Predicted 3D model of a 77-nucleotide RNA (transfer RNA) from Deferribacterales bacterium UBA4806. Lineage of the source: Bacteria > Pseudomonadati > Deferribacterota > Deferribacteres > Deferribacterales. Its mean pLDDT, the model's own confidence on a scale to 100, is 81. Its Rfam family is "tRNA". Rfam classes the family as a transfer RNA.
[in-house]
RNA sequence: GGGCGAUUAGCUCAGUAGGAUAGAGCGCAGGUCUCCGGAACCUGAGGUGGAGGGUUCGACUCCCUCAUCGCCCGCCA
Numbered sequence: 001g002g003g004c005g006a007u008u009a010g011c012u013c014a015g016u017a018g019g020a021u022a023g024a025g026c027g028c029a030g031g032u033c034u035c036c037g038g039a040a041c042c043u044g045a046g047g048u049g050g051a052g053g054g055u056u057c058g059a060c061u062c063c064c065u066c067a068u069c070g071c072c073c074g075c076c077a
Stems, first nucleotide, its partner, number of pairs: 001073007010026004019057001028044005050066005
């Protein structure tokens, strides 16, 4: 330098014929229980969907540019 893949909640990850309010587990907060705590159960908070544009009635999803991470190839004889 070229190619491919990934980026979604604090962490690990789902969700593809584009469709209305984006989800799970863990973690976190509150509650029930308990002498207290844990476990268990119940409830809840938490998201500019990496950034910026474009297409569309409508974008996490399609297109372009950039950023970061990973893998492969090239470069070195």